[in-house]
């Protein structure tokens, strides 16, 4: 890179180095940003995907004691990821309701992140 599966309206930042951009891409909106964007460092946090640790329905094997396994729950743990403005910042393609000026809901593509796989 590509494929699968979950998950996405919750939660968590401050300081140092730079210096003009930034919220994924295209458009339109709406924002953030010289009272410092991005980007790199350090520290601190947040959450619990995978990892550990405890507990466990329940399966399995054993003549037995007793071994394995293990949905699910707890735990933050000197682990491995990841994140710490706005619902993934919001729309865009289908439906559906509502309604005359624009609102609500699902859904789909698109993307982000874990986990496995090739």
């Nucleotide at each position: 890179u590509u494929c699968u599966u979950a998950u996405c309206c919750a939660g968590a930042g401050u300081g140092g180095c730079a210096g003009a951009g930034g919220g994924a891409u295209u458009a339109g909106g709406c924002c953030c940003g010289u009272c410092g964007a991005a980007g790199c460092c350090a520290c601190a946090g947040c959450a619990a995907c995978c990892g550990g640790u405890c507990g466990a329905a329940g399966c399995g094997a054993u003549u037995a004691c007793u071994c394995g396994c293990a949905a699910c729950g707890a735990u933050g743990c000197u682990g491995g990821u990841g994140c710490u403005a706005c619902c993934u910042c919001c729309u865009a393609c289908c439906c559906g309701g509502g309604u005359u000026u624009g609102c609500c809901g699902g859904g789909a593509g698109a993307g982000a992140u874990a986990a496995g796989a090739a």
Molecule: SAM riboswitch aptamer (S box leader)
Organism: Planctomycetota bacterium